[in-house]
Molecule: Glycine riboswitch aptamer
Organism: uncultured Pelagibacteraceae bacterium
RNA sequence: UAUUGUUUUUAGGGAGAGACUACUUAAGUGGCGCCGAAGGAGCAACCGACCCGGAAACUCUCAGGCAAAAGGACCUUAAACAUAUU
Numbered sequence: 001u002a003u004u005g006u007u008u009u010u011a012g013g014g015a016g017a018g019a020c021u022a023c024u025u026a027a028g029u030g031g032c033g034c035c036g037a038a039g040g041a042g043c044a045a046c047c048g049a050c051c052c053g054g055a056a057a058c059u060c061u062c063a064g065g066c067a068a069a070a071g072g073a074c075c076u077u078a079a080a081c082a083u084a085u086u
Stems, first nucleotide, its partner, number of pairs: 001084002004082002007080003011076003018032001020031004033066003039062001040060003046054003
């Protein structure tokens, strides 16, 4: 210095689906019904050094979630660290 990075953190935005029902009001444990954008798993376009491996916002819902709160992939933002170059 870099529109670098399966890294960490700051700030902002951030969807979906029953405030269903029983025990007993939230939480908890069951019953039925749903959601996909924590995580996880599967297939695959494609990519690679092609033995083999990496692969999604697609699919499945194990987990998680279905008033608010919290969480939340992803986007933007500001730093730290690392890497590369000079």